Background: Predicted 3D model of a 179-nucleotide RNA (Group I catalytic intron) from a Methylobacteriaceae bacterium. Taxonomically the source falls in Methylobacteriaceae (Bacteria, Pseudomonadati, Pseudomonadota, Alphaproteobacteria). Of the family's consensus pairs, 82% are formed in the model. It matches the Rfam family "Group I catalytic intron". Gene Ontology term of the family: Group I intron splicing. The family has 12 seed sequences and 5,602 matches in Rfam 15.1. Model confidence (mean pLDDT): 82 of 100.
Order: sequence, then structure tokens, then C1' cells
RNA sequence: CAUCGGACUUGAACAAUUUUGAGUGCUCAGCGGGAAACCGCGGAUGCAGAACUGCCCAAAUUCGGGGAAACCUGUCACAUGGCAAUCCCGAGCCAAGCCCGCAAGGGAAGGUGUAGAGACUAGACGGGCAGCACCUAAGGCAACAGAUGCUAGGGUGAAGGGAUAGUCCAGACCACAAA
Repeated sequence: CAUCGGACUUGAACAAUUUUGAGUGCUCAGCGGGAAACCGCGGAUGCAGAACUGCCCAAAUUCGGGGAAACCUGUCACAUGGCAAUCCCGAGCCAAGCCCGCAAGGGAAGGUGUAGAGACUAGACGGGCAGCACCUAAGGCAACAGAUGCUAGGGUGAAGGGAUAGUCCAGACCACAAA
């Protein structure tokens, strides 16, 4: 520069614009941790601009338990019930990588449990290892102290996988056809 696609993710109402619930990030304060960068917790307001790359892994997928808004139902109003985005716990179990162990095995993180009932395949937004960009500089180095500079082993690069992309399957609704 060209082409294609998208307008953070997801539930609900609606013909649609739109409105609203939940989560995420940005911004702003507060409290706590930290030398700082930054992180954690709960909160407020508006917005959705931004949020990197490569290689490796694909197993467990079970048995139980708890919480949930909007919406629907219902009520004078509550209550109750339904659906459900979704938030978790216990036991068991698990690929690669990591720690302990000669081994058998054990452990930490993470996962599974947690899909529209569910079966399967692949990857990533998941796990591991590297790299890259940016921020910080406690410690270390620059002979010493201050100042300054360099340095990551410290951080940041959102969330979505309560099935993402697909193949199947289930249910509901609609249309058509046949009886």
C1' cells in the first nucleotide's frame, strides 16, 4: 500500500436502533504488599483506542457439594419457583516441563471436575520453554561516600475454552412435503 474481516467477551429484552445483567481493560482515588516498576483487594466514573513472536504438550476428562444477576413467573409490595451468563469447593485423576528420589514413587504450579445432555478432532486465549518490546534498579559494577551511569535474576504485554474453531449429536422453533 492492497484485499478480506472485526468493532472487548458473554447472558437477556426488542422487529431494530437501543437498553440492561455479569466479566475484562483503560482512568481516578482508598487500603495492603514492594526499594521501585508494579501487584493484590474492594470502590467510582465514563469509554472500548491499545493489549507481541516462535517452538514443544494434548493427558485426566470421574464421584460429590455450594453460590449466582438480568429476564420470565408471581405478589399491593416482598416471598417462591423457572431459565441461566457465570463464580467456586472436597475427593480422585493428569500430557509436556519443574522439584525430591538409584528406582518404584512422591511433590509444587497448572488442569480436570465446569458443553446446548453428550461423542470426537485440532489448536490457543491454556500449560511449558525460549525470544522481543517497554518499565523499574533493591543488589551488583564503574577504586571509596554522595550524585550519575550500566545491569534483571524484578515487572508489564486484558478478559473469553462453564467446549474456542470444527465434525457429529441432542433439544426447541420455523418452513416445505407426505400420511